[in-house]
Parts: sequence; C1' cells; structure tokens
RNA sequence: AUGUUAUCAAGAAAGGCUGAGGGAAUAGACCCAGUGACGCCUUAGCAACCCUUUAUCUUUAAAGAAGGUGCUAAAUUCUACUACAUCUAAUUUUUAAAACGAUGUUAGAUAGAUAACUC
Repeated sequence: AUGUUAUCAAGAAAGGCUGAGGGAAUAGACCCAGUGACGCCUUAGCAACCCUUUAUCUUUAAAGAAGGUGCUAAAUUCUACUACAUCUAAUUUUUAAAACGAUGUUAGAUAGAUAACUC
C1' cells in the first nucleotide's frame, strides 16, 4: 500500500519532557488550550479484535487477561449525500397535491478509525 469482514452513542488518567496551536481532510458550527492543550516517554487503567479455557446444536454461549494490537475530552464532537417519517405551506388547483425550509438516538451511502485475514 490492495481488498474482504466486523465494530465504532458504553468504558478507562496520573507523572515527566516539550511549548502553540489542536480536535483526519474541505466548509460551517461547537469545543480543548500558557491553570500548558496537541505530541513524545513512563506507569497505571479500560476493553476483549486476535488469544486462553470450558460447554456446544460447529457457531454460538460463559469465564479469563499471560501475550499481540487498540483505546483512556466531547457520538467518528456535530452537520454536509440519498431515501423515509413528522412539521411548515410558496404555488398550482378546487379540495386534494405540494416546492423550499426545519426536525429525527429512522435506514443507508461516502469519507475515516481500529482489529483480523489477504495481496
């Protein structure tokens, strides 16, 4: 770096170093940050993808945490694209449709992150 599958509203921070921006990218919003953010290191923790044990209808369930990753502000911080639902009602038209817009812990797509496998 390619592709496939799964997950992404839960959970879990202290110390040291550093010193100005940071929250992936674009736009908007919002937030973190000299009371030191972001990043790096150490230690601790969370979780349970790989893993271990047991059972089993053989793909599920329960338990575990030694090891490989991952993670430890905010939902992947929120919105953006499509469909659906609700509200609104410009307008057409004559009693029904309904644009634009707003909302939605509704479904999906795109992008991204992580894991396992793969090229």
This is a predicted structure of a 119-nucleotide RNA (SAM riboswitch aptamer (S box leader)) from Psychroflexus sp. NCBI's taxonomy places the organism under Bacteria, Flavobacteriia, Flavobacteriales, Flavobacteriaceae, Psychroflexus. It was read from a public genome assembly, where an Rfam model found it. The model forms 97% of the base pairs in the Rfam consensus. Rfam family: SAM riboswitch aptamer (S box leader). Rfam's curators write: The SAM riboswitch is found upstream of a number of genes which code for proteins involved in methionine or cysteine biosynthesis in Gram-positive bacteria.